[in-house]
Molecule: small-subunit ribosomal RNA
Organism: uncultured bacterium
RNA sequence: AUUGAACGCUGGCGGCAGGCUUAACACAUGCAAGUCGAGCGGUAGCAGUCCUUCGGGAGCUGACGAGCGGCGAACGGGUGAGUAACGCGUAGGAAUCUACCUGAUAGAGGGGGAUAGCCCGGGGAAACUCGGAUUAAUACCGCAUACGCCCUACGGGGGAAAGCAGGGGAUCUUCGGACCUUGCGCUAUCAGAUGAGCCUGCGUCGGAUUAGCUAGUUGGUAGGGUAAAGGCCUACCAAGGCGACGAUCCGUAGCUGGUCUGAGAGGAUGAUCAGCCACACUGGAACUGAGACACGGUCCAGACUCCUACGGGAGGCAGCAGUGGGGAAUAUUGGACAAUGGGGGAAACCCUGAUCCAGCCAUGCCGCGUGUGUGAAGAAGGCCUUCGGGUUGUAAAGCACUUUCAGUAGGGAGGAAAGGGUGAUGGCUAACAUCCAUCAUCAUUGACGUUACCUACAGAAGCAGCACCGGCUAACUUCGUGCCAGCAGCCGCGGUAAUACGAAGGGUGCAAGCGUUAAUCGGAAUUACUGGGCGUAAAGCGCGCGUAGGCGGUUUGAUAAGUGAGAUGUGAAAUCCCCGGGCUCAACCUGGGAACUGCAUCUCAUACUGUCAGGCUAGAGUACGGUAGAGGGGGGUAGAAUUCCACGUGUAGCGGUGAAAUGCGUAGAGAUGUGGAGGAAUACCAGUGGCGAAGGCGGCCCCCUGGAUCGAUACUGACGCUGAGGUGCGAAAGCGUGGGGAUCAAACAGGAUUAGAUACCCUGGUAGUCCACGCCCUAAACGAUGAUAACUCGAUGUUUGCGAUAUACAGUAAGCGUCCAAGCGAAAGCGUUAAGUUAUCCACCUGGGGAGUACGCCCGCAAGGGUGAAACUCAAAGGAAUUGACGGGGGCCCGCACAAGCGGAGGAGCAUGUGGUUUAAUUCGAUGAUACGCGAGGAACCUUACCCGGGCUUGAAAGUUACUGAAGAAUAUAGAGAUAUAUUCGUCCUUCGGGACAGGAAACUAGGUGCUGCAUGGUUGUCGUCAGCUCGUGCCGUGAGGUGUCAGGUUAAGUCCUAUAACGAGCGCAACCCCUGCCGUUAGUUGCCAGCAUGUUAUGAUGGGGACUCUAACGGGACUGCCGGUGCAAACCGCGAGGAAGGUGGGGAUGACGUCAAAUCAUCACGGCCCUUACGUCCUGGGCUACACACGUGCUACAAUGGUAGUGACAGAGGGCAGCUACUGGGUGACCAGAUGCGAAUCUUUAAACACUAUCACAGUUCGGAUCGGAGUCUGCAACUCGACUCCGUGAAGCUGGAAUCGCUAGUAAUCGCAUAUCAGCCAUGAUGCGGUGAAUACGUUCCCGGGCCUUGUACACACCGCCCGUCAAGCCAUGGAAGUUGGGGGUGCCUAAAGUCCGUAACCGUAAGGAGCGGCCUAGGGUAAAACUGAUAACUAGGGCU
Repeated sequence: AUUGAACGCUGGCGGCAGGCUUAACACAUGCAAGUCGAGCGGUAGCAGUCCUUCGGGAGCUGACGAGCGGCGAACGGGUGAGUAACGCGUAGGAAUCUACCUGAUAGAGGGGGAUAGCCCGGGGAAACUCGGAUUAAUACCGCAUACGCCCUACGGGGGAAAGCAGGGGAUCUUCGGACCUUGCGCUAUCAGAUGAGCCUGCGUCGGAUUAGCUAGUUGGUAGGGUAAAGGCCUACCAAGGCGACGAUCCGUAGCUGGUCUGAGAGGAUGAUCAGCCACACUGGAACUGAGACACGGUCCAGACUCCUACGGGAGGCAGCAGUGGGGAAUAUUGGACAAUGGGGGAAACCCUGAUCCAGCCAUGCCGCGUGUGUGAAGAAGGCCUUCGGGUUGUAAAGCACUUUCAGUAGGGAGGAAAGGGUGAUGGCUAACAUCCAUCAUCAUUGACGUUACCUACAGAAGCAGCACCGGCUAACUUCGUGCCAGCAGCCGCGGUAAUACGAAGGGUGCAAGCGUUAAUCGGAAUUACUGGGCGUAAAGCGCGCGUAGGCGGUUUGAUAAGUGAGAUGUGAAAUCCCCGGGCUCAACCUGGGAACUGCAUCUCAUACUGUCAGGCUAGAGUACGGUAGAGGGGGGUAGAAUUCCACGUGUAGCGGUGAAAUGCGUAGAGAUGUGGAGGAAUACCAGUGGCGAAGGCGGCCCCCUGGAUCGAUACUGACGCUGAGGUGCGAAAGCGUGGGGAUCAAACAGGAUUAGAUACCCUGGUAGUCCACGCCCUAAACGAUGAUAACUCGAUGUUUGCGAUAUACAGUAAGCGUCCAAGCGAAAGCGUUAAGUUAUCCACCUGGGGAGUACGCCCGCAAGGGUGAAACUCAAAGGAAUUGACGGGGGCCCGCACAAGCGGAGGAGCAUGUGGUUUAAUUCGAUGAUACGCGAGGAACCUUACCCGGGCUUGAAAGUUACUGAAGAAUAUAGAGAUAUAUUCGUCCUUCGGGACAGGAAACUAGGUGCUGCAUGGUUGUCGUCAGCUCGUGCCGUGAGGUGUCAGGUUAAGUCCUAUAACGAGCGCAACCCCUGCCGUUAGUUGCCAGCAUGUUAUGAUGGGGACUCUAACGGGACUGCCGGUGCAAACCGCGAGGAAGGUGGGGAUGACGUCAAAUCAUCACGGCCCUUACGUCCUGGGCUACACACGUGCUACAAUGGUAGUGACAGAGGGCAGCUACUGGGUGACCAGAUGCGAAUCUUUAAACACUAUCACAGUUCGGAUCGGAGUCUGCAACUCGACUCCGUGAAGCUGGAAUCGCUAGUAAUCGCAUAUCAGCCAUGAUGCGGUGAAUACGUUCCCGGGCCUUGUACACACCGCCCGUCAAGCCAUGGAAGUUGGGGGUGCCUAAAGUCCGUAACCGUAAGGAGCGGCCUAGGGUAAAACUGAUAACUAGGGCU
């Protein structure tokens, strides 16, 4: 785009079309083919007329039932079952017929016997039928005639007819007519027209898993038969005919003009209309006839239905309506012959379910309408909202108009031409008349039809839906739902913010329709003729030879098949297209033209192709002479090595592996020497070297043999290329028979390895490996690249020839390789050895799986091979390349990553956190690294979020509005308290407007540590202080992307340098900032004190000073700057110099793009959801502190490098008024009492390890301090659950810690103490800081872990914690096999055989012609037998697919 459509929702009108696609299923009822009296005998019924004895009679007339006869019924109408065919289409042909029609010629004479009807009688239920008598014809049969006709032996022979109607002047008459004439009819023949039959060329679906078919088969002769040629039929003879250009068989199907689609070529289709064919319940058959083997005829058989008196009969809607049934689905048992057409008739007429109309159906196409203009307060309502508004929306209402269509009423064409009556003229005739033609005139003929159309009336009045709105694809929001319900054409949507589900609002599209489903074509170049491919995506046969076929060098002539041109015929009409015309337009109808791309015939042309004939030598081949070679076959032979055997020497191991063991060996192995046996293979040479078609071929010699190549000449003269079938060769393994058997080695055995190890490794070892003969016929048989020929830049290596100026070279030929250009290619790549450009031929491909499977067939001894599907299932499978990620891949490099060291932890006790368990509650969060002394830098109450219990409800806190009152404090009572009640005290500020505070009341509102960190902001952890992450422009690539950012160096560093299709830039690195290390300047108190003084037993205590230290501000200093070496440079090296410091001096802050849906809704903020006398809020008490256990992080230890006691030194950084506290006194002590200084460089805060002295002497101790008992101190409303500290007593485990594991590279580890935050106090052994003492080690980067860069492979991309294979278990689905069971169509043989044609025929009938009867051939159907083919189904079974 389309449809004979159907379904869902909806539905106003008209026009034009269309309407059982399924059951060629079965059919009730009515109708669909009759007509002619001008063929005939007649008169049953009707009407008329006449007669009548009134009972009736007369065919007399109009007419006419039934009958005889003629014509028609073979057309028209229906259907598409069958048919793959001369059925259809197209173009031809010759051996034919043709009623009615036209033309022509001739004729139409004379006889005969029957028969239906009617009448009488019989049988039967009926259908129907029998007998007798009588009768007519345009019925039937002879005779005569025969121009033409037919047959013929060429002499001859044969055969026809019918009358009827109208009219009529003479003549005749039996009065009926004869006769004449007109019309119609008849006979014979010729011709035409029309129609039909037959034959032929070409075209006309799929299957080769159908390859051979055929006996009347193919041809001939003779005969028969037909309208007609012909094996159409029969007899005889011959053995042919068809087939790979697809016979036969199977399946499917009416064919065509056309229709739909498409740019076309094509593809699909064959409703309506038209042409042809076939069929008429199924099968067979003939009769009649011009025509049938006959839809509404006959006979027979069969199935089915109906009637029956059971004896027997009847029927055929695939005609029009209609019924049942089937189905998703398709109409009225209508009107009329008015028109068109058909049959009959002389005609009028009759018949006509053909046809014309109407009815039903939105089934389609076309047209029209459902109103038009105006109308902003942008009404109300709806919806959304950022609450401002927006949108529905000029839409509505309102105002002003119009009246198509529908409705009512009235008017009103065309379709009608004929035919008939009357009259006139002409023709026919001897003549009138009939008849015919023309004209005039008269009265008529319409189913549709209440027609089309026109007018009037009234009133906006009666008339809009459907689908869609994620992308494709025009159109977006809200609510509901929450991987549910559902949607879906493909992708896909839905798991709490769904433009995708459902609804609403809005919008978009089309519109009396709109969607869905089904189907066809297109897009699809996705079967490629136009117009595709085959190295890697599907696809080159494993390789030759060669048949058919296809294709084929150069030249001359002929021919004219192909080819080109012209002409003629045909290509039906309709359709399509163009130009006109008619319905108001359109659809529709119609006139003309063009077209129908085709076929046939004729003529012309002859370039090309073909054919024929003759030449040529460039293709191909032959001859001659060389050359190289693992080319093939056969025979012989050689040496090395392995193994085995024998003997000698000799002694304890050998062998094997990652390490071992099995194995061999004291019965003498291995090793070594000599000799022997046997089989197999040929080191070095050896090479992207050679040869061969491929498989493949390797010592040497001989014989036989194929091919290639080179050179120069001669010859043949297209002999060529490819190659379906066919045929040969064809690695390894395997098979058969017979040999052989050294090595190696499936199977097998043993030993190892391992969780296991039916493997990898080891020790053995059989088939096999080898030979001969015969099979097998497959490989990643690969260059994944068919063969042949030609053309198209170069460079370089190599093999073998030739040439040459001769080892060396511009050459040339044939090979084998590498790189590259043009070009090609999806890219990677190919590139004279093409995957380039052309030509020819062959093979092959058409999404993945199922499956190279099943079935069938062929081959094979078997194994198996060849050919080779479908159901079902998926939405992908695949190629090449890109970026990442990953690798028990590679390279380079880094890091306390390993190593080298030091110290820990893991064992003990305790502290603390977590899990688990428990509980009324043990609140919540954090969970590998990156949770676990984490949020918490401090849970007795509070905190607190949890639990129990008791209270409150505009609320504990906040805002707005209005009212009232100061606020508040104290006491008492009840209570666990919150709270409640009572009493008393209290009287604020003010600019006089009011304000602060409190109370009750009301409305808005509050509140939530409730949920979602996977809706979020912010913050944070981690990779990682790792060196990376990107951009602009340019360039490369079809593109993803790349380049830059790579390479070579160098660095801590993408740090820098060099090179460079890149040049620059940004975020990171570094630097800038802070602390610290050195110096300087400035300043000099609370700090300092060298010099000068004063004072003290003693102290910067004092005057003074700024030198020093220090304080805190500003500067300097370090930059690979200098030197030497290396290097292009960057840079590196040096115990370098100098320097306080040397190569980023040390430390901190600083954390790129990003990753982990990492953490946090319980810091805070915030969307959505949820609770609202509670999930809010207040209070008491409890809990977060539980305890069989497990883990993490720590503290203290296990001691002598130590403990204890005594004595004596040296810090830094901090804190301090509800505070730090000197000093004095008391207490064993925690601490208490008094008192002083300091809001602090001023006052306060004992450093410890350490040093010295003494003691302890290796022990569960003078180590260790848990636990427990007692007594206290302090804080605080309050130390019971549940604080810290002190003193006395007690004195547990623990003697250095398994596997595994952590930190640290210098002022570091280790060790020692000090301070601070939080804080009433403190469970702090924590955290954060500070200083004191102060090491060891680093060979190095193989390995473990993590990271960076480059490279490589990848089937990964939620990215190796990936992907993914097979069995097993379970369910579902389709399929194969299958003992069987049950159908179908076809063939063959045999038996039987109706009707019927034909043939034959003595009895019977008939004068005869002939018939009856009988017999025979053939045959539908039926039966039967054995096979083949093809379905359905099946216990069981096999593999496959999906989950």